[in-house]
RNA sequence: CUCCUUGUAGCUCAGUAGGAUAGAGCGCGGGUCUCCGAAGCCCGAGGUCGUGGGUUCAAUUCCCGCCAAGGAGG
Repeated sequence: CUCCUUGUAGCUCAGUAGGAUAGAGCGCGGGUCUCCGAAGCCCGAGGUCGUGGGUUCAAUUCCCGCCAAGGAGG
């Protein structure tokens, strides 16, 4: 320098050949239970879907630039 992959909740990740309120597990808060905890069960909070543009009636999803992480080649 060129190319590829990835970026979604605090963490690990799913997701959609564009469409209805964006999800799971763990973690966190509350309740229940207990002598107190843990476990179990119930409820809840938490997201500019890396960032800036474009296309579209509509973008987490498609296109382009940039940033970050990983990889391949020279």
Molecule: transfer RNA
Organism: Candidatus Gastranaerophilales bacterium